[in-house]
RNA sequence: AGAGUUUGAUCCUGGCUCAGGAUGAACGCUGGCGGCGUGCCUAACACAUGCAAGUCGAGGGUCACUUUCGGGUGGCACUGGCGCACGGGUGAGUAACGCGUAGGUAAUCUGCCCCUAUCACAGGCAUAACGUUUGGAAACGAACGCUAACACCUGAUGAGGCAUUAAUGUCAAAGGAGACGGAUAGGGAUGAGCCUGCGUAAGAUUAGCUAGUUGGAGUGGUAACGGCUCUCCAAGGCGACGAUCUUUAGCUGGUCUGAGAGGACGAUCAGCCACACUGGGACUGAGACACGGCCCAGACUCCUACGGGAGGCAGCAGUGAGGAAUUUUGCGCAAUGGAGGAAACUCUGACGCAGCGACGCCUCGUGAACGAUGAAGUCUUUCGGGAUGUAAAGUUCUGUCAGUGGGGAAGAUAAUGACGGUACCCACAGAGGAAGCACCGGCUAACUACGUGCCAGCAGCCGCGGUAAUACGUAGGGUGCAAGCGUUAUCCGGAAUCACUGGGUGUAAAGGGAGUGUAGGCUGGCACUUGCGUCAGAGGUUAAAUCUCCGAGCUUAACUCGGAAACCGCCUUUGAUACGGGGUGUCUUGAGUAUGAGAGAGGAUGAUGGAAUUCCUGGUGUAGCAGUGAAAUGCGUAGAUAUCAGGAGGAACACCGGUGGCGAAGGCGGUCAUCUGGCUCAUAACUGACGCUGAGGCUCGAAAGCGUGGGGAUCAAACAGGAUUAGAUACCCUGGUAGUCCACGCCCUAAACGAUGUAUGCUUGGUGUUAAUCUCGUCAGAGAUUAGUGCCGUAGGAAACCCGUUAAGCAUACCACCUGGGGAGUACGAUCGCAAGGUUGAAACUCAAAGGAAUUGACGGGGGCCCGCACAAGCGGUGGAUUAUGUGGUUUAAUUCGAUGCAACGCGAAGAACCUUACCCGGGCUCGAAGUGCAGAUGACCGUUUCUGAAAGGGAGCUUUGUAGAAAUACACAUCUGUAUAGGUGCUGCAUGGCUGUCGUCAGCUCGUGCCGUGAGGUGUUGGGUUAAGUCCCGCAACGAGCGCAACCCCUAUCUUUAGUUGCCAGCAGGUUAAGCUGGGCACUCUAAAGAGACUGCCCACGCAAGUGGAGAGGAAGGUGGGGAUGACGUCAAGUCAUCAUGGCCCUUAUGUCCGGGGCUACACACGUAAUACAAUGGCAGACACAGAAGGCGAAGCCGCGAGGUGGAGGAAAUCCGUAAAGUCUGUCUCAGUUCGAAUUGGAGUCUGCAACUCGACUCCAUGAAGCUGGAAUCGCUAGUAAUCGCGGAUCAGCGCGCCGCGGUGAAUACGUUCCCGGGCCUUGUACACACCGCCCGUCAAGCCAUGGAAGCUGAGGGCGCCCGAAGCCGUUAGUGAUAACGUCUAAGGCGAAAUCAGUGACUGGGGCUAAGUCGUAACAAGGUAGCCGUACCGGAAGGUGCGGCUG
Repeated sequence: AGAGUUUGAUCCUGGCUCAGGAUGAACGCUGGCGGCGUGCCUAACACAUGCAAGUCGAGGGUCACUUUCGGGUGGCACUGGCGCACGGGUGAGUAACGCGUAGGUAAUCUGCCCCUAUCACAGGCAUAACGUUUGGAAACGAACGCUAACACCUGAUGAGGCAUUAAUGUCAAAGGAGACGGAUAGGGAUGAGCCUGCGUAAGAUUAGCUAGUUGGAGUGGUAACGGCUCUCCAAGGCGACGAUCUUUAGCUGGUCUGAGAGGACGAUCAGCCACACUGGGACUGAGACACGGCCCAGACUCCUACGGGAGGCAGCAGUGAGGAAUUUUGCGCAAUGGAGGAAACUCUGACGCAGCGACGCCUCGUGAACGAUGAAGUCUUUCGGGAUGUAAAGUUCUGUCAGUGGGGAAGAUAAUGACGGUACCCACAGAGGAAGCACCGGCUAACUACGUGCCAGCAGCCGCGGUAAUACGUAGGGUGCAAGCGUUAUCCGGAAUCACUGGGUGUAAAGGGAGUGUAGGCUGGCACUUGCGUCAGAGGUUAAAUCUCCGAGCUUAACUCGGAAACCGCCUUUGAUACGGGGUGUCUUGAGUAUGAGAGAGGAUGAUGGAAUUCCUGGUGUAGCAGUGAAAUGCGUAGAUAUCAGGAGGAACACCGGUGGCGAAGGCGGUCAUCUGGCUCAUAACUGACGCUGAGGCUCGAAAGCGUGGGGAUCAAACAGGAUUAGAUACCCUGGUAGUCCACGCCCUAAACGAUGUAUGCUUGGUGUUAAUCUCGUCAGAGAUUAGUGCCGUAGGAAACCCGUUAAGCAUACCACCUGGGGAGUACGAUCGCAAGGUUGAAACUCAAAGGAAUUGACGGGGGCCCGCACAAGCGGUGGAUUAUGUGGUUUAAUUCGAUGCAACGCGAAGAACCUUACCCGGGCUCGAAGUGCAGAUGACCGUUUCUGAAAGGGAGCUUUGUAGAAAUACACAUCUGUAUAGGUGCUGCAUGGCUGUCGUCAGCUCGUGCCGUGAGGUGUUGGGUUAAGUCCCGCAACGAGCGCAACCCCUAUCUUUAGUUGCCAGCAGGUUAAGCUGGGCACUCUAAAGAGACUGCCCACGCAAGUGGAGAGGAAGGUGGGGAUGACGUCAAGUCAUCAUGGCCCUUAUGUCCGGGGCUACACACGUAAUACAAUGGCAGACACAGAAGGCGAAGCCGCGAGGUGGAGGAAAUCCGUAAAGUCUGUCUCAGUUCGAAUUGGAGUCUGCAACUCGACUCCAUGAAGCUGGAAUCGCUAGUAAUCGCGGAUCAGCGCGCCGCGGUGAAUACGUUCCCGGGCCUUGUACACACCGCCCGUCAAGCCAUGGAAGCUGAGGGCGCCCGAAGCCGUUAGUGAUAACGUCUAAGGCGAAAUCAGUGACUGGGGCUAAGUCGUAACAAGGUAGCCGUACCGGAAGGUGCGGCUG
């Protein structure tokens, strides 16, 4: 000192959370020693038992023992003295002179103690103890009799005191042999009482309180002042500087925290106060209204013989209860202190000690050194290893603490030691008796394995867990602290998050709707004065302890002691006088006045004008009008609309009109008049600080709304109807009432906004405009100043956007307001209002965000530009039929699996009869069908025969040993056994690699450096052109570069060169029925290698250029010539674990493997893709012609109608193999379910193959369905393309209408980019970022939670009135007295009415929360009717509409 958390990312605002310290703590786990501290925070709840206040014999009396009779010793229930008001406890009450601080007391008292002065003379009456009698259960008494004192009383004296003007009056005593004691007065000391200034909680949803109340005079009372009490008189006193009321609380020194200022707290220790079962009261006394005293009342407990009595732990222990929780019924008066005493001494639960508790602080220990094979074990592993780890073991040592034994203090002045045989010292033995807790995802130091599988659980915040969890549980390892460690609770800190130090308010929360003005706050220049604030010096005080510093004592420390400093405050006093305040005088610049000009929708009242709408009357006139996206409702033949004329009535004022004007704001607009407010300029005549702000108060305050009365043309909530729609309580249309207008009275709110309070000063500029003035001027204008009103911008500010002399800059003064989101501007209360409602204004509960600005994307039923067979223009199809094929579905023992919008569906599959095959049924095998290593056994293996069986398999035979070596043996091979392992088309494509699809062959995607920005990011890549293209050019804070584009590669179109067989044949020769057949040739074609060629190169036009246009030239080809290969960064958790590979999981006599059979070929149905057709541009028959590419095949001949058979020439191929078809020519059919069409079915065959039943292809004969061009919808194609025609190949034993190729014939159309789809670039809005398949609002339904209202019910505390009234003081009366009666006051009690605050309450209101409920879709994009604010009405709901306002 900071950190985490809002976002895709960023900056800011802002809350929540964490790291620190602390505690009278508690809980969990654990626990060695000692020292010093500390220990009922809850029930001021109730208390058994013991103890906590007595003492004095030197006051009196008395008793016992003893006696040398003098006396001595001891006791004390009684009398008497002192003490019991201290010490100890507690914090209930108390918001107060209670406490703190500083003072006052001339308004006071003070026992014991000290000092000074004076005195002590003479008498008297009793009584307890005791004795006798007696009552009572007890507690406790009663009567009679005796006696003493330092007990009590009287008289005298009066130094002195008190009272009084004085005279005068009045007041004492206690003695004792002595020690000692007594009285009075004065003083001191100590202690106490009273008074005062200042300080000392919260709430205004508590604003008025007060009758002894405030004051005076007098009486009484007190130690003393005083309404302290009473009588009379006066009517005061307190309060916004917060009275009264309510709630809470003992106050302080201090303690904790904090850098400090502060904040929180008030245990232990110390000072003060209050209290002592609850309430009241007095007595005694120096002192009490008395904790261990008295009286009374009350509640409670106990005893009782029922008549009466006793009690008060908030003393020390202890008990019960309460509670998360707090100790021994200990020892001792040895020390310190207290009471009494002359003293010895006695008493002392004060105190000193011990005990219990890790409750806190502090010290120490649990061992040290060496020790690698890096042991074992455990964990992990890529199986090599790694970790635990010098750790252990082992070797060598030490002895702190604890233990055993011995010695043994100080505390104590002579004696006396509870602690205590304690502290401490010495000796002894042995590593022995002594380590845990929390954490390890980030914050925050520390990581792996297994288990679990959104379960169990964790969590302080963010968040982990749905099969590879460093976040759960366990283990290993690690980190941190350590006799403790964590958790919980609370306080301060961090939090500048209430901001004095030290914050804010345009948009994040926050400027009051506006003005006026009271209190208050603040206030111009100069001079004098005062010395209140202020400043300085001095003095007093600020208790001690604590804190800080220095030193000292316990072995150190904690702890304790000594000293210093400090205690920041208050009081007194002396001085200073700059500043602030008070007083006095003066000034003019702030403010105001006057005079002269000026502008204006400023306000109020009255009058008046024209245009328009509507209505009425009349004329003309005829079938429509009106309205909409389109319609309908509506109006109109009873004459509308249209048009003309006349009339009625209300409301609003076109043009001018303008980021023009005026006003404090709301607001103000035809014209004229009257009344009236403010403003500006000029002059500088007058006043002389008269000022600024402004809590409350008062006034004004759009629209809507309310009341009464008018008025009512238009428009128009509600309402009605018509449309739209799934619905349409809306948007649209036709009507239409309140209202809109006026007068008077209310309401008092708006996005009442510049979302920006008022006032004053200061701080670069530019450019418009309004009002006024001045200067210059050639009368066009230019310049200057003041007051407004706009725009752009400097410095500066700001999170940014932006603001910027009209500040959101720099300052001053005053006011208002804010402190996370929701709940909520709600509830309750108060107040205002006729009402609607306004103002003021919470809490429980809940969330970890809510929010501002800007950025990049994505999206928009936003905009602009551009492209694509995207549309359009065309051609041909699909969708209808039959069949084939794939899929879904269904079925099945099985119909194996995968692919599922485009981008699955003639797809994986370039070919399921068996095999394939993964599926099903059945039969078998288990180291296995195949592979590898090791060990052991056997000697074969191969081949062959046979039995059984569906086969696999099982069984039985025959045959046979290989190589080397003399042999043992070794090697090789094979089988068997064991072992390690194999095997799996089992799961996870959401663990993966690889490969692939798609956007898309779309033109994009990025980087380096620089620059801009706080930053995310931007720039470059945008702009102007151009292109198929981020293609190129120009411009530019960018300059360059990369991946893509293009080109380089292949095929094809032209030519050249080389080469010339298997290809070719022009010329020459030979030759055939024919034929490059032969010689020969390589010119041509062709083949296949190398080159050339095309580059907008040339011309014209346009253009800066890039480039574009041209029926231009040339050229085989012209603007990428055509085609292919080639697929950027990325997207879709796209597809594939069943091609392959692979992590993890799963199976192991089976999920492996072998075999036979079946299935993948099923079939009410639906979809996709194809084939064939529906026919005459055709079918059939005959004749004739022309390919390419690829393969390896099979010719002729003969047989068969044919599939095919036979045959085998030729061909390992430019040599051999193959009828191209459409086409052309000729004929026929003649519009029909046909000579179209071929499905289906019957029969007969061929071929392949172990095998065509399930389930092949083909042939022939017969059969001859549907179908006559196909609904909504939809697909392909821009040229050698579509369409159409055949041919070949892969796979393959056989099998295709599929797929991949090949050539033949060979079109139509494109105006164009409005629209649909997809894409690219720029821009705009956004509440989206899983990115519009987004987000999100409200009702209803369900569960849970807190809360408001409510007929009431219950309780608490307090006030008021009345009744009754104990004890007691005081008073009165009676009495010699004791005492009694009465009176005032009064605790407790009772009655009554009202208020306050709680609890509860059938029912009821809204609110919050809760993965997948219902209805709609209000908001975010122009959110599909722009949204929002106020108000009114209406509606299941979001909401809709009207009126006015705002732009967010």